[in-house]
RNA sequence: GCGGAGUUAGCUCAGAGGGAGAGCGCUUGCCUUACAAGCAAGAGGUCGCUGGUUCAAAUCCAGCACUCCGCACCA
Numbered sequence: 001g002c003g004g005a006g007u008u009a010g011c012u013c014a015g016a017g018g019g020a021g022a023g024c025g026c027u028u029g030c031c032u033u034a035c036a037a038g039c040a041a042g043a044g045g046u047c048g049c050u051g052g053u054u055c056a057a058a059u060c061c062a063g064c065a066c067u068c069c070g071c072a073c074c075a
Stems, first nucleotide, its partner, number of pairs: 001071007010024004018055001026042005048064005
C1' cells in the first nucleotide's frame, strides 16, 4: 500500500430504521455471629469521529481514526 473483520455501560457481548439492552462487576438494603451464596432496589452510555440520506440513524451511505487478520513491499 491492497483486501477483509471489528469499534455499543468498568469487562465480555447482543441489538441492524422509531423503547439503548444482557451477563459479570460496582453501590445500597435484607438475610447471616460473620463472610460467601441468595433476595430486592439502584448507579453507570456523546452506540469511535465528521458529514450525508431519511419525517426519523447505534442501525443505511461516504470520508477519517484506531484494533485484529490475510496479502504485497522492505534498495